[in-house]
RNA sequence: AAUUCGCCCUUAGAGUUUGAUCCUGGCUCAGGAUUAACGCUGGCGGCGUGCAUAACACAUUCAAGUCGAACGGAACAGAAAGGCUUCUGUUUUUCUGUUUAGUGGCGGACGGGUGAGUAACGCGUGAGUAAUCUACCUCUGGGUGCGGAAUAACAACCGGAAACAGUUGCUAAUACCGCAUGAAACAGCAGAACCGCAUGGUUCAACUGUCAAAGGCUUGCUGCCCGGAGAUGAGCUUGCGUCCGAUUAGAUAGUUGGCGGGGUAAGAGCCCACCAAGUCGACGAUCGGUAGCCGGACUGAGAGGUUGAACGGCCACAUUGGAACUGAGAUACGGUCCAGACUCCUACGGGAGGCAGCAGUGGGGAAUAUUGGGCAAUGGGCGAAAGCCUGACCCAGCGACGCCGCGUGAGGGAAGAAGAUCUUCGGAUUGUAAACCUUAGUCAACAGGGAAGAAGCAAGUGACGGUACCUGUGGAGGAAGCCACGGCUAACUACGUGCCAGCAGCCGCGGAAAUACGUAGGUGGCGAGCGUUAUCCGGAAUUACUGGGUGUAAAGGGUGUGUAGGCGGGCUAGCAAGUCAGAUGUGAAAACUAUGGGCCUAACCCAUAGCCUGCAUUUGAAACUGUUGGUCUUGAGAGUGGGAGAGGUAAACGGAAUUCCCGGUGUAGCGGUGAAAUGCGUAGAUAUCAGGAGGAACACCGAUGGCGAAGGCAGGUCUCUGGGCUGUAACUGACGCUGAGGAGCGAAAGCAUGGGGAGCGAACAGGAUUAGAUACCCUGGUAGUCCACGCUGUAAACGAUGAUUACUAGGUGUGGGGGGAUUGACCCCUUCCGUGCCGCAGUUAACACAAUAAGUAAUCCACCUGGGGAGUACGACCGCAAGGUUGAAACUCAAAGGAAUUGACGGGGGCCCGCACAAGCGGCGGAGCAUGCGGAUUAAUUCGAUGCAACGCGAAGAACCUUACCAAGGCUUGACAUGAUCCGGAAAGGCCUGGAAACAGGUCCCCCACUUGUGGCCGGUUUACAGGUGGUGCAUGGUUGUCGUCAGCUCGUGUCGUGAGAUGUUGGGUUAAGUCCCGCAACGAGCGCAACCCUCGUUCUAUGUUGCCAGCGGGUUAUGCCGGGGACUCAUAGGAGACUGCCGGGGUCAACUCGGAGGAAGGUGGGGACGACGUCAAAUCAUCAUGCCCCUUAUGUCUUGGGCUUCACGCAUGCUACAAUGGCCGGUACAAAGGGUUGCGAUACUGUGAGGUGGAGCUAAUCCCAAAAAGCCGGUCUCAGUUCGGAUUGAGGUCUGCAACUCGACCUCAUGAAGUUGGAGUCGCUAGUAUUCGCAGAUCAGCAACGCUGCGGUGAAUACGUUCCCGGGCCUUGUACUCACCGCCCGUCA
Repeated sequence: AAUUCGCCCUUAGAGUUUGAUCCUGGCUCAGGAUUAACGCUGGCGGCGUGCAUAACACAUUCAAGUCGAACGGAACAGAAAGGCUUCUGUUUUUCUGUUUAGUGGCGGACGGGUGAGUAACGCGUGAGUAAUCUACCUCUGGGUGCGGAAUAACAACCGGAAACAGUUGCUAAUACCGCAUGAAACAGCAGAACCGCAUGGUUCAACUGUCAAAGGCUUGCUGCCCGGAGAUGAGCUUGCGUCCGAUUAGAUAGUUGGCGGGGUAAGAGCCCACCAAGUCGACGAUCGGUAGCCGGACUGAGAGGUUGAACGGCCACAUUGGAACUGAGAUACGGUCCAGACUCCUACGGGAGGCAGCAGUGGGGAAUAUUGGGCAAUGGGCGAAAGCCUGACCCAGCGACGCCGCGUGAGGGAAGAAGAUCUUCGGAUUGUAAACCUUAGUCAACAGGGAAGAAGCAAGUGACGGUACCUGUGGAGGAAGCCACGGCUAACUACGUGCCAGCAGCCGCGGAAAUACGUAGGUGGCGAGCGUUAUCCGGAAUUACUGGGUGUAAAGGGUGUGUAGGCGGGCUAGCAAGUCAGAUGUGAAAACUAUGGGCCUAACCCAUAGCCUGCAUUUGAAACUGUUGGUCUUGAGAGUGGGAGAGGUAAACGGAAUUCCCGGUGUAGCGGUGAAAUGCGUAGAUAUCAGGAGGAACACCGAUGGCGAAGGCAGGUCUCUGGGCUGUAACUGACGCUGAGGAGCGAAAGCAUGGGGAGCGAACAGGAUUAGAUACCCUGGUAGUCCACGCUGUAAACGAUGAUUACUAGGUGUGGGGGGAUUGACCCCUUCCGUGCCGCAGUUAACACAAUAAGUAAUCCACCUGGGGAGUACGACCGCAAGGUUGAAACUCAAAGGAAUUGACGGGGGCCCGCACAAGCGGCGGAGCAUGCGGAUUAAUUCGAUGCAACGCGAAGAACCUUACCAAGGCUUGACAUGAUCCGGAAAGGCCUGGAAACAGGUCCCCCACUUGUGGCCGGUUUACAGGUGGUGCAUGGUUGUCGUCAGCUCGUGUCGUGAGAUGUUGGGUUAAGUCCCGCAACGAGCGCAACCCUCGUUCUAUGUUGCCAGCGGGUUAUGCCGGGGACUCAUAGGAGACUGCCGGGGUCAACUCGGAGGAAGGUGGGGACGACGUCAAAUCAUCAUGCCCCUUAUGUCUUGGGCUUCACGCAUGCUACAAUGGCCGGUACAAAGGGUUGCGAUACUGUGAGGUGGAGCUAAUCCCAAAAAGCCGGUCUCAGUUCGGAUUGAGGUCUGCAACUCGACCUCAUGAAGUUGGAGUCGCUAGUAUUCGCAGAUCAGCAACGCUGCGGUGAAUACGUUCCCGGGCCUUGUACUCACCGCCCGUCA
């Protein structure tokens, strides 16, 4: 929350659309059930249950017989009597017993099976039968007399293969027939009483007519006949209920009814003749599909939904179809006849058969049992009975098919055994589990005993069955599996695999660390079962009666009118259909629920009660609904007065404008566009004036103004006409609301016929645009647009909001009325009607709606039920056509969708910033060279970095080394570390030989400490292990780049919102800044900004060596060189100073800003370090560290040589230039910051020079590198490929180094390429900056450095400004994006 008067009882949900949220909505799961099947497994018992498919076909046995007390025979046995007789038999008669084919009686209509058909009076329930029958049974009244004629069996003959007949003859009956008797039976015809429900029924009662029988035996029983009553069973009729489809709307001729016949047990078109034309149907006829119905069963809280196995009731059927006979009863499962199909036999002429009875077979199928025992019990048939029959039934067998019960042991037991698995290697888990000790014995096994079920008057009688049960024996001995373990959903690790294999109920897992696959260990669940599949209900309020919705999610008909239907105002009276209450009948049993009882318990069974919510009858009540009568006026209509309006229809009229025609003036263009062109124009356009023609539309007024049902309606006048509003309250008296179908109206486009055609203008043509442009733009232009008369019937026909009625705060406009007062345009009020905005309660998923409701209620109609397929297909109807209306399915997806939120994005908007543009200065892009990269090449050209943010980057130095690459040669506990075992000895070093070296061999030299064998050290053996610049930066740490030194990023509490979230952080100002101020449902806080740190700029104080030298002194050719000095510079350390502090203008008495003063410096003074939350799976496993994987006589390690330096080419970053603001020569001046002992190296000498010789000084404010260069002064060159430029090449040298060949730098001489300022494009910089000029350092033996990092010298130009490009910040807006526009997504093709 639902439910309920209320409490109690009852009712459970979850996953999945999104970045996240709420909602709508589908899909899926957890539960229960089953006549089940399949997979794995399987100890026992009880009770149940077992062809759902082929109503397919069936071999074989059995399933319905019985009666001799109905009958005549026959056979056998026995007894008695007689005859014959060989004395053994034989024969005849009678009697008794048994068996029985046939006649006859009863039963084969029950019991048993199945569910094909059937949508029906078939079934269920309740009535009726005044329209009926009923064998056997019970009760009761009466009767049972006399005759007759046959026939089977049998005998004889005889046909046929058989089945089965035929002819003649004999015979019996409880078989058949006749007569008699007979009524309370039946029929006919008079009468009376009573009653009902229409026909009618019941009772009394006179007369007439008709109809019967059967005997048997054991002699008292049982049959038989005619009646009556009951019981039981059956027939027929009927109210109500009983599946789906309208893409089935009309059906029906015996059809509907009547009169008269026939027929039946009985009513009836059940059948027939005649007459009439009815009957059923939107409350769904007819047709099509499906189906046995019910009690019940399953599920569900219930209401419901599904179902009809087993048990019980009814129906139907019996190989298929049809038909009758017999009978009380059948249109007959184990009867008959006919026909069809099939099977079998046959001598081919003809015959036989019917498992949907019990078993069983084949077949079908995922799938369903024994050709068992017994009539002991229960029940049935026959019989007088004994008894016989009974595949009904009772039992047993098979199947874990279901339900229920039991067991597979129990107690103790820690060295926490072994094994297994995991591991951080310590241990943990399996786990008291096992072993081991003690012990009970269930089930099973064996042995002994052993039932009830049995009821008969007694006796006898047990299939199950030696079963249940009891006792004993022995020993844990014989007895556990299945599924799951990502979430839902209880339960986790390892290995294998590597988008493979596979899993999956949904979401989804698997691409190298898989709790999701497979295996193992462990765990969870259930347990003789466990899972899966299938089906049903539930969850699903997801068809909503209980209990849903329709503004935007699916869903209001385009609109009014109106039929059926549904619903309906006040008062009053009657009735009692609905409604409510009581009683009666029925609602079978079983089932279910409660209680109690019986099997050891349970399942199961028994008893009692409840329940069976229903139907019918009856007696009451009268509030409400209904119905009938009366009445009322407020709903509705209507009279009368007033007034508004683009409401509709028809006719004629008007002016402005466009276009066209004629004429005048006039001349070169017009027109059009973003820009153009096509087009028009010297044959005179455009422009302008005048005249004329024609069609269409009606500027201003004009307005979220008016009218109309909607579509829609606009110049003015007139004709006809509809509706609404208002005042009044004479009239009617509920006449109302809605409205399925129906019939109307219905924009635009379109169709048909005939007109009309100015402008506009689909199609079409041309010109542009474009990659293309079947488009947007331009020039033309046909249908059409207009009129008349028809058709079409649809629109985002929208307020995406159906109609009507009532109620529920306000405020403010506007249109039309009314009222009041007033002279009055004003003004005030409103209980009137419309049309807007704002807004409360309330509603809503939110947005929003809010008296014009999407609020609160009522009535009626229409519509919705996941997305796509699809408003499609088929069918039907409409239409001339176009098409419209109605309207599916297969298949496919797990979503599709609504509203709102945070971001991101926009060739959206607003504000702002940045060398972003602009304004400037200088470059790059062209040349040569250097360096890096790509590509190509190669044995190798090691690897990494790839837009900005890779490319003079890692690399602050590749000849060997480095080095990771390649070739070749070696080593294998290893080049390096630690530990252990054993052996030996110093090791190192020097020399010699081989070799490219590593390495191998030889030789020289041969230790220390304590102590006597150890240790240190070294070599060798063995073993743990070392080692890896091998892989993965998408497993990681750390570090770094970038947005970006951009101003942002968050939190706590509070508040708002269902929520994601919002607020704060937005707004007005201001700032370099989320900097500060003001305001504000926010108040505070944190990380960022700023400041604190370093450096430069001014000054003060302290201290002066190696720094300095003003003044004093000494000395020198000269120099702080010396004594001294601390003034200055400078160095080191510590202070001061700058804060919008002061003044003025502006500004909200603000923050702040502009100007000024003072000051070395002025508004963060310049520079540096410092980088928020985060983004890019950004970079790095090759700095380092590190998980996992991989290699282990190699992917490790050592060595030599080579390579990383290649070269058609492309790119990036630089250097040098192209010259005169210059080159060259000579002279001359001024720095800062660094470095130096394996070092810097002075003076001097020497070489043209690189350099060499040599070695003073310096471990540095002392000495050295060290010359600063541009600059300045003087000279020369005179615009040229040059005295520019220096590449390339030749020759000769210097230095470093073990070694300059591949492959170093530098010097001298000679040579003297390209290049004359660089296309498109692009880069840096706002002041001590750019440009320009040198100097130093790191790395380093040397150097490919023109690179990098620092240092100083000289020293500009420009910024109007923020439109535009790029990047960024804030606010706002749209969004189908959120991997976030490098998004998403549509179509075609493959």

This is a predicted structure of a 1390-nucleotide RNA (small-subunit ribosomal RNA) from an uncultured bacterium. Model confidence (mean pLDDT): 83 of 100. It matches the Rfam family "Bacterial small subunit ribosomal RNA".